[in-house]
RNA sequence: CAGGCUCUAGAAGUAAUCGCUUGAAAUAUAGAGGAAAGUCCGGGCUCCAUAGGACACGAUGCUGGCUAACGGCCAGGAGCAGUAAUGCUACAGAAAGUGCAACAGAGAGGAGACCGCCGAAAGGUAAGGGUGAAAGGGUAGUGUAAGAGACUACCGCUUGGAUGGUGACAUACAAGGCAUGGUAAACCUCAUCGGGAGCAAGGCCAAAUAUGUGAGUGGUUUGUCCGACUAUACUCACGGGUAGGCUGCUUGAGCUUAGGAGUAAUCUUAAGCCUAGAUAGAUGAUUACAUAAACAGAACUCGGCUUAUCUGGAACCUGUUAU
RNA sequence: GGUGCUUUGCCCGAGUGGCCUAAGGGGACGGUCUGCAAAACCGUUUUUCUCCGGUUCGAAUCCGGAAGGCACCU
Numbered sequence: 001c002a003g004g005c006u007c008u009a010g011a012a013g014u015a016a017u018c019g020c021u022u023g024a025a026a027u028a029u030a031g032a033g034g035a036a037a038g039u040c041c042g043g044g045c046u047c048c049a050u051a052g053g054a055c056a057c058g059a060u061g062c063u064g065g066c067u068a069a070c071g072g073c074c075a076g077g078a079g080c081a082g083u084a085a086u087g088c089u090a091c092a093g094a095a096a097g098u099g100c101a102a103c104a105g106a107g108a109g110g111a112g113a114c115c116g117c118c119g120a121a122a123g124g125u126a127a128g129g130g131u132g133a134a135a136g137g138g139u140a141g142u143g144u145a146a147g148a149g150a151c152u153a154c155c156g157c158u159u160g161g162a163u164g165g166u167g168a169c170a171u172a173c174a175a176g177g178c179a180u181g182g183u184a185a186a187c188c189u190c191a192u193c194g195g196g197a198g199c200a201a202g203g204c205c206a207a208a209u210a211u212g213u214g215a216g217u218g219g220u221u222u223g224u225c226c227g228a229c230u231a232u233a234c235u236c237a238c239g240g241g242u243a244g245g246c247u248g249c250u251u252g253a254g255c256u257u258a259g260g261a262g263u264a265a266u267c268u269u270a271a272g273c274c275u276a277g278a279u280a281g282a283u284g285a286u287u288a289c290a291u292a293a294a295c296a297g298a299a300c301u302c303g304g305c306u307u308a309u310c311u312g313g314a315a316c317c318u319g320u321u322a323u
Numbered sequence: 324g325g326u327g328c329u330u331u332g333c334c335c336g337a338g339u340g341g342c343c344u345a346a347g348g349g350g351a352c353g354g355u356c357u358g359c360a361a362a363a364c365c366g367u368u369u370u371u372c373u374c375c376g377g378u379u380c381g382a383a384u385c386c387g388g389a390a391g392g393c394a395c396c397u
Base pairs, nucleotide, nucleotide: 001319002318003317004316006314007313008312009311010310013289014288015287016286017285018284020031021030033295037306038305040304041303042302043301044300045198046197047196048195052226053225054224055223057194058193059192060191061190062076063075064074065073066072077091078089079088080087081086092189093188097187098186099183100182114129115128116125117124118123137155138154139153140152141151142150156178157176158175159174160173162171163170164169202247203246204245205244212238213237214236215235216234217233218230219229220228254273255272256271257270258269259268260267261266324396325395326394327393328392329391330390333349334348335347341380350368351367352366353365354364355363373389374388375387376386377385
């Protein structure tokens, strides 16, 4: 210098003028985000007289930890990718069962002879060729008519106990001649978890009113059964009335600084701080300071994930050149 | 704001993981027929199945994410 990789900071500031929301009022104070977004997960909160059970259904799936909880995060193990820094993993079970594997091929799973090899033949064979995404352990040797885990060594695999580790797992040893091919983002099995709906939830005030008509059926959290509760009950259609306001609403698993525990996620102690709350929906416009661009606009709220996007900084890796 | 569904050619729309280089209908274009058209008949045309990844030997189909469209709740 080029390329890569990981981590991290910010998302504008000051002044003037004119406006908007908040606010009893005022000249005061405060006034969008890192994603406010997607609504993909998980909590809080609220309502449902039922929250009880069984099945079904759905989600998750290495180990240990963190957390209010999670499909999130941290640390580790194993595997995969990359020269490396580093990244990714739906990473339980295929020796419980059922299924699937087109075409090609002898054969797609207790297999088989098309060419081949051996043999006079019957037949033997599973080395070599060929098919396929995948061919019933691999390499070398012994052996044989030719061959073959038939036998031997090493590697792989399985089993066993031992050692280390909280554990996933790792290490070496012994035994077994290979039995146990792939697929569970196919059904399924095992383990853990899940009641439903969502602030347009729900509560209150005011106003209005037809307990009107017809049809169907009981209804109570989406599927079935049992249990429980409820009866001026529920659903649909038609018809009539009202359609204003208050609350929920922002002090919260909150923020900042300093210290402590822990590898870390995170937890904890002290001090300080209050930091949008609209309801047709505020947070804007112009000018100056050399200059402001990207993605994008809160609607009950919080922790994550994912996606969109601009400008910086640092460490590390690889290559090249120079000293 | 919240909840649910959906995406296959120009349009509608079928589609068990392989025979899918994707059924069928309409449209468009060309031809036959006709004096010219319509109808009818024959032929042609157009789909990397919205996009990006993953699982699998193999994906329109299974899984995850994104984008577009539609409907419902006061």

Notes
The prediction has a mean pLDDT of 76. This is a predicted complex of two RNAs, RNase P RNA and transfer RNA, with 397 nucleotides together. Rfam match: Bacterial RNase P class A. Gene Ontology terms of the family: ribonuclease P activity, dimeric ribonuclease P complex and tRNA processing.